[in-house]
RNA sequence: UUAGAUAAAGGCAAACCAUCUGAAAAGAUGGGACGCAAAGCCAUGGGUCUAAAGCGUAAGCUAUGAUUGCCAGGUUGCCGAUU
Numbered sequence: 001u002u003a004g005a006u007a008a009a010g011g012c013a014a015a016c017c018a019u020c021u022g023a024a025a026a027g028a029u030g031g032g033a034c035g036c037a038a039a040g041c042c043a044u045g046g047g048u049c050u051a052a053a054g055c056g057u058a059a060g061c062u063a064u065g066a067u068u069g070c071c072a073g074g075u076u077g078c079c080g081a082u083u
Stems, first nucleotide, its partner, number of pairs: 003082001004079001011036002016031006034069001040075003044072003047067003054061002
């Protein structure tokens, strides 16, 4: 340096439940663990979700909303068996 061990120390926390916020997607806090070596951080590109406002007679369309635990990219970083 590359890959990541049935190692050690420490870390995060899906579903679900409660309370709160939000039009919704979803988020915050507490409980809880399916998993995670960046499941630390950043919505920059793509994807996905939502559609209050806007447009439309309506069906519906649209991100400026959400997601980094969907994938890239950027940035910082613990351990150290083996190769």
A computed fold for an 83-nucleotide RNA from Peptococcaceae bacterium BICA1-8, annotated as c-di-GMP-I-GGC riboswitch aptamer.
The sequence was found by an Rfam model in a public genome assembly.
It matches the Rfam family "c-di-GMP-I-GGC riboswitch aptamer". Gene Ontology term of the family: cyclic-di-GMP binding.
Lineage of the source: Bacteria > Bacillati > Bacillota > Clostridia > Peptococcaceae.